[in-house]
RNA sequence: AUGCUGUGCGGGAGAGCGUUUGCGAUUCCAUAGAAGGACAAGCCGCCGAAGGAGCAACCGCCCCGGAAACUCUCAGGCCAAUGGACCGCACAGAUUUC
Numbered sequence: 001a002u003g004c005u006g007u008g009c010g011g012g013a014g015a016g017c018g019u020u021u022g023c024g025a026u027u028c029c030a031u032a033g034a035a036g037g038a039c040a041a042g043c044c045g046c047c048g049a050a051g052g053a054g055c056a057a058c059c060g061c062c063c064c065g066g067a068a069a070c071u072c073u074c075a076g077g078c079c080a081a082u083g084g085a086c087c088g089c090a091c092a093g094a095u096u097u098c
Base pairs, nucleotide, nucleotide: 001097004093005092006091007090008089009088010087011086016044018043019042020041021040022039026035027034028033045078046077047076051074052072053071054070058066059065060064
């Protein structure tokens, strides 16, 4: 000095506010009913940048192993919020490489 791990702060994309039913805070009304955020279940459509899996350029100590932002969507997600690979800055830790 670089890299690794963690913490804090900042940035951070994509895709139905779909539909049916249930439940219901609450509101209107009073004969009975109607509307109804959030939540749950089902159906169809879609996204990929938590995680997971697959192939592989490439790499290695070359038996074998490591390996993506590619691919698949099990999981996750599709107003906002939360989350979010990755990037920047700062701090801390252990240790590696030059």

The RNA shown here (Glycine riboswitch aptamer) has 98 nucleotides and comes from an uncultured Sphingomonadaceae bacterium. Its Rfam family is "Glycine riboswitch aptamer". Its family is annotated with glycine biosynthetic process in the Gene Ontology. The coordinates come from a structure-prediction model, not an experiment, and the mean pLDDT is 77.